[in-house]
RNA sequence: CGAGCGGGCCGGGCGGCCGCGUCGGCGGGGCGGGAGCACCGGCCCGUCGCCGAGGAAAGUCCGGACUCCACAGGGCAGGGUGGUUGCCAACGGCAACCCGGGGCGACCCGCGGGACAGUGCCACAGAGAACAGACCGCCCCCGCGCGAGCGGGGGUAAGGGUGAAACGGUGGUGUAAGAGACCACCAGCACCCCGGGUGACCGGGGUGGCUCGGUAAACCCCACCCGGAGCAAGACCAGGAGGCCCCUCGGGGCUGCGCAGGCGUUCGAGGGCGGCCCGUCCGAGCCUGCGGGUAGGUCGCUGGAGCCUGCCGGUGACGGCAGGCCGAGAUGGAUGGUCGCCGAACGGUGCACCGUGAGGUGCCCGGGAACAGGAUCCGGCUUACAGGCCCGCUCGUCCG
Numbered sequence: 001c002g003a004g005c006g007g008g009c010c011g012g013g014c015g016g017c018c019g020c021g022u023c024g025g026c027g028g029g030g031c032g033g034g035a036g037c038a039c040c041g042g043c044c045c046g047u048c049g050c051c052g053a054g055g056a057a058a059g060u061c062c063g064g065a066c067u068c069c070a071c072a073g074g075g076c077a078g079g080g081u082g083g084u085u086g087c088c089a090a091c092g093g094c095a096a097c098c099c100g101g102g103g104c105g106a107c108c109c110g111c112g113g114g115a116c117a118g119u120g121c122c123a124c125a126g127a128g129a130a131c132a133g134a135c136c137g138c139c140c141c142c143g144c145g146c147g148a149g150c151g152g153g154g155g156u157a158a159g160g161g162u163g164a165a166a167c168g169g170u171g172g173u174g175u176a177a178g179a180g181a182c183c184a185c186c187a188g189c190a191c192c193c194c195g196g197g198u199g200a201c202c203g204g205g206g207u208g209g210c211u212c213g214g215u216a217a218a219c220c221c222c223a224c225c226c227g228g229a230g231c232a233a234g235a236c237c238a239g240g241a242g243g244c245c246c247c248u249c250g251g252g253g254c255u256g257c258g259c260a261g262g263c264g265u266u267c268g269a270g271g272g273c274g275g276c277c278c279g280u281c282c283g284a285g286c287c288u289g290c291g292g293g294u295a296g297g298u299c300g301c302u303g304g305a306g307c308c309u310g311c312c313g314g315u316g317a318c319g320g321c322a323g324g325c326c327g328a329g330a331u332g333g334a335u336g337g338u339c340g341c342c343g344a345a346c347g348g349u350g351c352a353c354c355g356u357g358a359g360g361u362g363c364c365c366g367g368g369a370a371c372a373g374g375a376u377c378c379g380g381c382u383u384a385c386a387g388g389c390c391c392g393c394u395c396g397u398c399c400g
Stems, first nucleotide, its partner, number of pairs: 001396010012342007020052002023049007031041003054371001058382002061380005066230004073278004078226005083097005098112001099110004113221002118219002120215003135160002137156008168186006187211001189208008234299004242255005257291007270282004306325008346366003350363005
């Protein structure tokens, strides 16, 4: 210098003016409570101050916190995960390692338990696709033919051909031709032993029959895990149609609507125990139709498995300690508009320089920033994304 690999970070900047949202301070106004120009509460206006979307806020795919319901038991179904060891609140996440595959390499990919428990399936092509298979070929016998050869019967998986895959590979013995039929070596499988590792697994040795296809994101088997619903969770306040009661007729209090039909109250409707069955518990209401009322407020709500810096432990994910920081909380839903300066990508039949050249560098002119926005909160994954910066590493070439 060229070609790559892995990781981290940023993702328009500055200023003026106008504006928006929560909260806080100050001033003013009117309202309610109150005996009250005290005091309290919330509302409106003005003004000042702090803060005000993201790396994905997204998809809502997984896991949790939180809230409510449930929390006798048994059986049957159902869902999820899947190498090992760790990390984590938890996970289908992450780290390191193992195995398999790819790359010269840095490194990348794996939907990675079980196919001798059983069942199913294996398209097209091909003669034959699972306890296989004679299409061509090879060999033997018989018949016919002068002959090349043809027909019939049988043997053969060495050769050809089909296929993603054809029932081990190479060489030899053997044979009519052949074949693990036999032998040597190799590959693979099962079992045993030794050594290493926490483990997945790895290395070495021996024995055996000689060889066993793939597919589990097909059913299935094995191991482990799994209650339901979700902030529209849930809690409180006000109001409420209608009914009843009191009254000093101004009003006040209680309940939470009315009508019709059906089923039911120990001969048990209905409901809970995630689904079903058994069982068990509660149990006086439940279901359907028609009509009417409400559509407000407050809390939950944002300080948390939180962020930053440093040190320590660990290969790492991560953990520990110390110091510092507070960073949205809306509810028709705020975070915007405009002007000026600077500006990356990109464009130019502009200029200059370098290079044989493709092209490169600098200046000038134009241009004017990707994907996208909270709604209970976290940890992940996935998806979208113009462009830029930094770090480590690999391979190649040249120079010293």